Source information:
Predicted 3D model of a 105-nucleotide RNA (SAM riboswitch aptamer (S box leader)) from Sanguibacter antarcticus. Model confidence (mean pLDDT): 76 of 100. The source organism's lineage runs through Bacteria, Actinomycetota, Actinomycetes, Micrococcales and Sanguibacter.
RNA sequence: CAACCAUCCAGAGCGGUCGAGAGUCCUGGCUCGUCGACGCCGCAGCAACCCCCCACAAUGGAAGCCUCCUGAGGGUGCGGGUGCUAACGCCAGGUCCGAUGGAGC
Numbered sequence: 001c002a003a004c005c006a007u008c009c010a011g012a013g014c015g016g017u018c019g020a021g022a023g024u025c026c027u028g029g030c031u032c033g034u035c036g037a038c039g040c041c042g043c044a045g046c047a048a049c050c051c052c053c054c055a056c057a058a059u060g061g062a063a064g065c066c067u068c069c070u071g072a073g074g075g076u077g078c079g080g081g082u083g084c085u086a087a088c089g090c091c092a093g094g095u096c097c098g099a100u101g102g103a104g105c
Base pairs, nucleotide, nucleotide: 001104004102005101006100007099008098013043014042015041016040017039021032022031023030025094026093027092028091029090044085045084046083049081050080051079052077054075056073060069061068062067089097
């Protein structure tokens, strides 16, 4: 980034800083917030989208006597790139919806 794919009811908080709004936007609710929210920074944690490693392994192939290669898929784990850590993306309706990851340009 008028474009593509996947996910969004699981999970995981403390400290510092700031100072009035915040939960994407609109309407209506509800909730959080001067007992300091939101944001930012640090640390910690969660998760497993991409990379990597370990072990299992469908399928296919090679060779020929129990061997090698491939590796869909499932599981796991430190690490790397990210992300996330109130409430289902807070709820309902609306909309060129939004967010995150991957791939591409």